Record summary: c-di-GMP-I riboswitch aptamer from a Desulfobacterales bacterium, 76 nucleotides, folded computationally. The organism belongs to Desulfobacterales, within Bacteria. The sequence was found by an Rfam model in a public genome assembly.

[in-house]
RNA sequence: CUCCGAAAAAGGCAAACCGGGAGCAAUUCCGGGACGCAAAGCCAUGGACCCCAUGAGGGCAGCCAGGCCUGCCGGA
Numbered sequence: 001c002u003c004c005g006a007a008a009a010a011g012g013c014a015a016a017c018c019g020g021g022a023g024c025a026a027u028u029c030c031g032g033g034a035c036g037c038a039a040a041g042c043c044a045u046g047g048a049c050c051c052c053a054u055g056a057g058g059g060c061a062g063c064c065a066g067g068c069c070u071g072c073c074g075g076a
Stems, first nucleotide, its partner, number of pairs: 002076004012037002017032006035062001041068003045065003049059003
């Protein structure tokens, strides 16, 4: 550096749902909570899906593909 793995060790993230806030909405933020995740870290290029006040608009990305001088441990 590349590929593979998630048993161990150290950790991390956080579905549904509930409470409060923002937004026309999709959705999102905080707290609780864990369905799961070896990138469920980041980006938003393409596709899919969703919303709308239809605008070269907005959302999601834990849907698929893609990108990163990214990242812990172990094996080859």